[in-house]
């Protein structure tokens, strides 16, 4: 350094649900909350699923995969 990921250390994110708000909608944002996560950071590139005002349109990265970046270090 890469691969890898523990009864390690410091930490990080935040499901369902509730409240407010934006959107035709799927859903998003903020606060609470904690199911879970070693990339549950970013990216809509491929597939899947979903929405509708059916298109050269949108949503979903915590559905699967790819790309890319990153803390720590036992074995």
């Nucleotide at each position: 350094a890469u691969a890898u990921g523990a009864u390690a250390a410091g930490g990080c994110u935040a499901a369902a649900c509730c409240u407010a708000u934006c959107g035709c909608g799927a859903g998003g944002u903020a606060g609470g909350g904690a199911c879970a996560g070693a990339a549950a950071g970013c990216u809509a590139u491929g597939g899947g699923u979903c929405u509708c005002a059916u298109g050269c349109a949108g949503a979903u990265u915590g559905c699967c995969a790819g790309g890319u970046u990153a803390c720590c270090a036992a074995a």
c-di-GMP-I riboswitch aptamer from Epsilonproteobacteria bacterium (ex Lamellibrachia satsuma), 75 nucleotides, folded computationally. The coordinates come from a structure-prediction model, not an experiment, and the mean pLDDT is 87. The source organism's lineage runs through Bacteria, Pseudomonadati and Campylobacterota. The sequence was found by an Rfam model in a public genome assembly.